A computed fold for a 352-nucleotide part of an RNA from an uncultured bacterium, annotated as small-subunit ribosomal RNA, central domain. The prediction has a mean pLDDT of 90. It matches the Rfam family "Bacterial small subunit ribosomal RNA". Rfam links the family to the GO terms ribosome and structural constituent of ribosome. The RNAcentral record of the full RNA draws on ENA, Greengenes and SILVA.
Context: one part of a larger RNA
RNA sequence: UUGGGCGUAAAGCGCGCGCAGGCGGUUCGGAUAGUCGGGUGUGAAAAUCCGGGGCCCAACCCCGGACCUGCAUCCGAUACUUCCGGACUGGAGGCAGGUAGGGGAGAGCGGAAUUCCCGGUGUAGCGGUGAAAUGCGCAGAUAUCGGGAAGAACACCGGUGGCGAAGGCGGCUCUCUGGACCUGUCCUGACGCUCAGGCGCGAAAGCUAGGGGAGCGAACUGGAUUAGAUACCCUGGUAGUCCUAGCCGUAAACGAUGGGUGCUAGGUGUGGGGCGGCGAUCGACCCGUUCCGUGCCGUAGCUAACGCAUUAAGCACCCCGCCUGGGGAGUACGGCCGCAAGGCUAAAACUC
Numbered sequence: 001u002u003g004g005g006c007g008u009a010a011a012g013c014g015c016g017c018g019c020a021g022g023c024g025g026u027u028c029g030g031a032u033a034g035u036c037g038g039g040u041g042u043g044a045a046a047a048u049c050c051g052g053g054g055c056c057c058a059a060c061c062c063c064g065g066a067c068c069u070g071c072a073u074c075c076g077a078u079a080c081u082u083c084c085g086g087a088c089u090g091g092a093g094g095c096a097g098g099u100a101g102g103g104g105a106g107a108g109c110g111g112a113a114u115u116c117c118c119g120g121u122g123u124a125g126c127g128g129u130g131a132a133a134u135g136c137g138c139a140g141a142u143a144u145c146g147g148g149a150a151g152a153a154c155a156c157c158g159g160u161g162g163c164g165a166a167g168g169c170g171g172c173u174c175u176c177u178g179g180a181c182c183u184g185u186c187c188u189g190a191c192g193c194u195c196a197g198g199c200g201c202g203a204a205a206g207c208u209a210g211g212g213g214a215g216c217g218a219a220c221u222g223g224a225u226u227a228g229a230u231a232c233c234c235u236g237g238u239a240g241u242c243c244u245a246g247c248c249g250u251a252a253a254c255g256a257u258g259g260g261u262g263c264u265a266g267g268u269g270u271g272g273g274g275c276g277g278c279g280a281u282c283g284a285c286c287c288g289u290u291c292c293g294u295g296c297c298g299u300a301g302c303u304a305a306c307g308c309a310u311u312a313a314g315c316a317c318c319c320c321g322c323c324u325g326g327g328g329a330g331u332a333c334g335g336c337c338g339c340a341a342g343g344c345u346a347a348a349a350c351u352c
Stems, first nucleotide, its partner, number of pairs: 004323003007306002012320001014201004021194003025088007033081002035077008048066007091191001092188003095184005103177007110154001114150008125136002162169002206247006215241002220236001222234002258319006266297012301308002325352003334345004
């Protein structure tokens, strides 16, 4: 390479948008490029295969046939693919009416708690641990009451629940703004799917500049523990954690499961919507049904097993990414990117 694979054995890019490319619904007509059939020409000889022959045999040699899987050209076929033209509505999009939501951005507001400051009451301890000590406190702490300041996070609701492509998103209000779902089936008429490269988004930590700093807290300091204790525990505590602007671009970025479409038993919760039913009427609720989401259980099937099972890891097709023994190594070198830290791409010797 052919092939076989990618939940856990090696393997799904962290996620999206999307050019090129690949692939592409139903139907009619045309063309006949792919495709299929036939003819002609060519496809040197030798070699190869089959048949026959010559050296005693064989090797070797000679003759005939096949083969030369191809190319060119002509004639023909038209199911499929393709191309051109016409039509369609089931894919896709639009329109109208509704619905739910911690989806995103900005501004403002609120209460509880913590710490600090001021004042009152009050006195000998508080704190902390397995036990202690460092620490704080008669210059009045801890406790308690009143007042003030600041920063950060939003108890209960809260959910096996919701939203988002992913990262992620949770007090309340307002403004701006993205997406989804349901109903009608009114409009367009294949406008679609995927996507190398590219572009954008991307937790935490980290970086640059300026602010901010209550609590927490790498580093660091002290106290313990211990044989030691550069730890676990305790008293402190800087960066950081927060905001603005700009970088970084990583992760167990996980469902360790790429995206799309169709098909393949059910049962039971739950979130959003539609329709219908019961209740004499309205009605929370309840029952049935349907579409979308999200869980659990489970049939066939799949799987090495575990398990998956209409949210597939089942049955298929389309497109992309990736794997190919362990170590060396996600390293060196080179290139590109970055302020740096480093990131991306990515070997070999050697060794088992």